[in-house]
């Protein structure tokens, strides 16, 4: 100085916040899909519940 490895600590799981599990990542993980391109298309979870927002139909 380089590589293994552990330990702590900490980030992530395609649009917003929280709680509980699940996973994965250590300078990485992770950043959705069609389309040459212009463009256009689904969803606020990784799962589960609840707020918000958006969207559909009733009804007061």
């Nucleotide at each position: 100085u380089u590589c293994g490895c552990c330990a702590a600590a900490g980030g992530g799981c395609a649009u917003g916040g929280a709680g509980u599990c699940g996973c994965c990542c250590u300078u990485a993980u992770c950043c959705g899909c069609c389309g040459a391109a212009a463009g256009g298309c689904u969803a606020a979870u990784g799962a589960c519940u609840c707020c918000u927002a958006c969207c559909g139909c009733g009804g007061a």
The prediction has a mean pLDDT of 84. Fluoride riboswitch aptamer (crcB RNA motif) from a Xanthobacteraceae bacterium, 60 nucleotides, folded computationally. NCBI's taxonomy places the organism under Bacteria, Pseudomonadati, Alphaproteobacteria, Hyphomicrobiales, Xanthobacteraceae.